[in-house]
This record gives sequence, structure tokens and C1' cells, in this order.
RNA sequence: GGGCGAUUAGCUCAGUUGGUAGAGCAACCCCUUUACACGGGGAAGGUCACAGGUUCGAGUCCUGUAUCGCCCA
Repeated sequence: GGGCGAUUAGCUCAGUUGGUAGAGCAACCCCUUUACACGGGGAAGGUCACAGGUUCGAGUCCUGUAUCGCCCA
């Protein structure tokens, strides 16, 4: 220098043919217990890496940038 892949909640990851963003774990609250743990329930938590474009509408399509991983030279 070139090619491919990844980037979504604090962490690990889903997200179908473009149509209002989800799960598990963690943390918080409640129940249970003398108390803790386990168990049950609830609520909260998101500029979908960044910037632009297409579209009535973008996590999803297109372009560029950044970071990380793999391969080639």
C1' cells in the first nucleotide's frame, strides 16, 4: 500500500425484504430471610463508532473517516 470482517445498553450479543431498538448478565427498587445468598417481580439504562447522501421513512442501502482483528504484498 491492497483485500476481507467487526463497531448496537456498563459487559456479552440478537435485530428477517428499509417501517417507532431487544435478550441474557451486572447495577437499582420491592417481595421472600433474623440477616446474607438463592429464587420471584418491577423499573431504569441507547446520538445504533463518527460525518454526509438516497428515501415519505435508515441499525439496515450508498460514500468517506476512525478504531480493532485477519490475510496479501
Transfer RNA from a bacterium, 73 nucleotides, folded computationally. The prediction has a mean pLDDT of 82. It was read from a public genome assembly.